[in-house]
RNA sequence: UUCUUAUCCAGAGAGGUCGAGGGACCGGCCCGAUGACACCUCAGCAACCGCCCGGCGGCGCAGCCAACGGGAAAUGGUGCUAAAUCCGGCAGAAGGGUAGUUAAUGAAACUAUCAGUACUUCUGGGAGAUGAGCA
Numbered sequence: 001u002u003c004u005u006a007u008c009c010a011g012a013g014a015g016g017u018c019g020a021g022g023g024a025c026c027g028g029c030c031c032g033a034u035g036a037c038a039c040c041u042c043a044g045c046a047a048c049c050g051c052c053c054g055g056c057g058g059c060g061c062a063g064c065c066a067a068c069g070g071g072a073a074a075u076g077g078u079g080c081u082a083a084a085u086c087c088g089g090c091a092g093a094a095g096g097g098u099a100g101u102u103a104a105u106g107a108a109a110c111u112a113u114c115a116g117u118a119c120u121u122c123u124g125g126g127a128g129a130u131g132a133g134c135a
Stems, first nucleotide, its partner, number of pairs: 001135001003133006013042005021031003025089004043081003048077002051071004057065003085127001090124006096114007
């Protein structure tokens, strides 16, 4: 670094150094001289791997491997500690939107206007991040 696979609406910040951009990309929207981002120290979150228990099932069956489920912990390996991965980006499905009037309780009708786009919701995908595995 490619590939495979799982997860991504929960959770968790103080101090110091530096000094201008940062939130991957694009658009939006945010963070930032009341010092962001980054780095260092300390603190914390969580449970991916590892560890413990059970174990579908498999094998070359005194044994070994193991889908899956449960558990403890911060003295194991990573990760994380603004905003849902901050939101969207591509495709599909459903609902037209706005204003006014009547009406009355949030439902309906009518009128005008705009549009076939936009917007909202949902589903899938893409990209990215992190872990684990393989090369």
Background
SAM riboswitch aptamer (S box leader) from an uncultured Chloroflexota bacterium, 135 nucleotides, folded computationally. It was read from a public genome assembly, where an Rfam model found it.